The RNA shown here (Guanidine-I riboswitch aptamer) has 107 nucleotides and comes from Methylotenera sp.
The prediction has a mean pLDDT of 77.
It was read from a public genome assembly, where an Rfam model found it.
The model forms 100% of the base pairs in the Rfam consensus.
C1' cells in the first nucleotide's frame, strides 16, 4: 500500500410481541336455582406454554488460514480480532436488538 470467507448454520438467552394453547373479566344457553359445562366478545396494563430473536449476546458444528511431516492427502496444533449508532421504513398476527443494516452518521 493493498486483500478477506474477517463466512455459513443449529441450539438457546436478553429483549418481543398476542395468530394458537392457557389464565382473566363479561354476556348468552343447558337447568326450577346454583354449581359444573359450553359458546361468543374483550384484556398482552396476564407472570405463562407455543411463537419471533441479535454484526456489535452465549454455546455447538462446517467452513476458512497458518504451522509441523517428505510432493500430495490425512492427521495433530495454533488462528478465525475488533465493534459507538439514529430517525424512518419493511415482513409476520404482531411487536423487537428481527430485516434494510458492520447502512446513514459519529469515532
Nucleotide at each position: 500500500u493493498a486483500a478477506a470467507a474477517a463466512g455459513a448454520u443449529g441450539a438457546c438467552u436478553a429483549g418481543g410481541g398476542u395468530u394458537c394453547c392457557g389464565a382473566c373479566u363479561u354476556u348468552u344457553a343447558u337447568u326450577g336455582u346454583u354449581a359444573u359445562u359450553a359458546a361468543a366478545a374483550g384484556u398482552g396494563u396476564c407472570u405463562g406454554g407455543u411463537c419471533c430473536a441479535a454484526g456489535a449476546g452465549u454455546u455447538g458444528u462446517c467452513g476458512g488460514c497458518c504451522a509441523u511431516c517428505a510432493u500430495a492427502g490425512a492427521c495433530u496444533g495454533g488462528c478465525u480480532a475488533c465493534a459507538c449508532g439514529g430517525a424512518g421504513g419493511g415482513a409476520u398476527a404482531a411487536a423487537a436488538g428481527c430485516c434494510c443494516g458492520g447502512g446513514a452518521g459519529g469515532a